[in-house]
Context: one part of a larger RNA
RNA sequence: GAGCGAACGCUGGCGGCAGGCCUAACACAUGCAAGUCGAGCGCACCUUCGGGUGAGCGGCGGACGGGUUAGUAACGCGUGGGAACGUACCCAGAUCUAAGGAAUAGCCACUGGAAACGGUGAGUAAUACCUUAUACGCCCUUCGGGGGAAAGAUUUAUCGGAUUUGGAUCGGCCCGCGUUAGAUUAGGUAGUUGGUGGGGUAAUGGCCUACCAAGCCUACGAUCUAUAGCUGGUUUUAGAGGAUGAUCAGCAACACUGGGACUGAGACACGGCCCAGACUCCUACGGGAGGCAGCAGUGGGGAAUCUUAGACAAUGGGGGCAACCCUGAUCUAGCCAUGCCGCGUGAGUGAAGAAGGUCUUAGGAUCGUAAAGCUCUUUCGCCAGGGAUGAUAAUGACAGUACCUGGUAAAGAAACCCCGGCUAACUCCGUGCCAGCAGCCGCGGUAAUACGGAGGGGGUUAGCGUUGUUC
Numbered sequence: 001g002a003g004c005g006a007a008c009g010c011u012g013g014c015g016g017c018a019g020g021c022c023u024a025a026c027a028c029a030u031g032c033a034a035g036u037c038g039a040g041c042g043c044a045c046c047u048u049c050g051g052g053u054g055a056g057c058g059g060c061g062g063a064c065g066g067g068u069u070a071g072u073a074a075c076g077c078g079u080g081g082g083a084a085c086g087u088a089c090c091c092a093g094a095u096c097u098a099a100g101g102a103a104u105a106g107c108c109a110c111u112g113g114a115a116a117c118g119g120u121g122a123g124u125a126a127u128a129c130c131u132u133a134u135a136c137g138c139c140c141u142u143c144g145g146g147g148g149a150a151a152g153a154u155u156u157a158u159c160g161g162a163u164u165u166g167g168a169u170c171g172g173c174c175c176g177c178g179u180u181a182g183a184u185u186a187g188g189u190a191g192u193u194g195g196u197g198g199g200g201u202a203a204u205g206g207c208c209u210a211c212c213a214a215g216c217c218u219a220c221g222a223u224c225u226a227u228a229g230c231u232g233g234u235u236u237u238a239g240a241g242g243a244u245g246a247u248c249a250g251c252a253a254c255a256c257u258g259g260g261a262c263u264g265a266g267a268c269a270c271g272g273c274c275c276a277g278a279c280u281c282c283u284a285c286g287g288g289a290g291g292c293a294g295c296a297g298u299g300g301g302g303a304a305u306c307u308u309a310g311a312c313a314a315u316g317g318g319g320g321c322a323a324c325c326c327u328g329a330u331c332u333a334g335c336c337a338u339g340c341c342g343c344g345u346g347a348g349u350g351a352a353g354a355a356g357g358u359c360u361u362a363g364g365a366u367c368g369u370a371a372a373g374c375u376c377u378u379u380c381g382c383c384a385g386g387g388a389u390g391a392u393a394a395u396g397a398c399a400g401u402a403c404c405u406g407g408u409a410a411a412g413a414a415a416c417c418c419c420g421g422c423u424a425a426c427u428c429c430g431u432g433c434c435a436g437c438a439g440c441c442g443c444g445g446u447a448a449u450a451c452g453g454a455g456g457g458g459g460u461u462a463g464c465g466u467u468g469u470u471c
Base pairs, nucleotide, nucleotide: 001471002470003469004468006467007466008465009464010463013343014342015341016340017339018338019336020335021301026299027298028297030296031295032294035060036059037058040057041056043054044053045052046051067254068253069252076179077178078177079176080175081174082173085171086170090167091166092165093164094163095162096161097160098132099131100130101129108121109120110119111118112117138147139146140145152159153158154157180226181225182224187217188216189215192214193213194212195211196210197209198208199207229251230250231249232248233244234243235242236241256277257276258275259274260273279290280289281288282287307333309332310331311330315329316327317326318325319324346376347375348374349373356367357366358365359364380412381408382407383406384405385404386403390398415460416459417458418457419456420441421440422439426455427454428453429452430451436443437442
């Protein structure tokens, strides 16, 4: 000098754009953040007889989006390759969509419990469940053969269903290279290293298991310990290099702590389930409920970081044929000089160089055209009127906002740090090694340009200075 997710002190007019718990992955009151479909189904209720509402069965979605960085030194990430895989919805092609059956929730009756939540009986529907048939292509095969599917709905135009082939997209797996510090960590390893058989998986593989062999890694640093999410980037710099990984984007991991699987195309699942633990809450003491590292918000910690806001209008997502519903994603508004950028706080004229302050060699010098006065202007602000784009035939939260026009009156709007050298800027008074200053050198013990005040000056400017930190 440049930079900052900054903080602190003094000060503070406006706008645009951005940013805003870096600390306790500490604990959380309250509200909201994932629903939707009656064109799958049967009931109950209401009805303007058009339809609507409710719980339930069923389908799709809750694996996306949003948050955080605890763990992780690892094929986690980056980059470049690979073969033994999966992929709901979407696109293209081929072929089907036949015949039956048994239940069950809701509802009703009885009943247990404080509650959470249940139990028994009767009985009902389906795109829920189960058989049978069929099989071009599909799977297995000892090549003889064996196995396997479907679901209908309605407004009759469509939406669906099943099998299969290919695509697209997304993902799983493997490998080369790169990826912090410590040797005051030198040996580490027993499913460990390899093979065979088997199991398991969508798939390769000690992934798992039985047997066999005794390997495997390591001073080119294994193992251990400490620290850390990685990257695109950001910052500094002429560059090389250093530092860093907030916001935005990609990947990974996590969801009170630890473990586990279920469902599903996909999870070992933030707002799902089960078990254990700590904590909090309810309880009739028998037993139950909960998980903000979602958006707001609270307590706590801290030098320090915002509203318990509006809207689905746009973009996108889920469901639905659609109308539409949901969406704290998102778009907006609110708060904060936290940063960057822009603008303003007036312009011209005005010498009796006024008054006053300060200094003085007492003549004067300086503040200083500065002020007053006179003549103007109205950016921003304020008041009033009009009033968008963003939206497409309709639909605008923002918002009567941006912007335009008229009016108003110089009217409402300047501070902070410094002045010994480095380093731009000097005098007087007070103090007297005191009080104090200080980034370094150093000032202060009676004329201090270095302390405190004043006048003057220098610098930056809605900021200025200090502290911290990086180069």
The part of an RNA shown here (small-subunit ribosomal RNA, 5' domain) has 471 nucleotides and comes from Roseovarius nubinhibens. RNAcentral holds the full RNA, with entries from ENA, RefSeq and SILVA. Model confidence (mean pLDDT): 87 of 100. Its Rfam family is "Bacterial small subunit ribosomal RNA".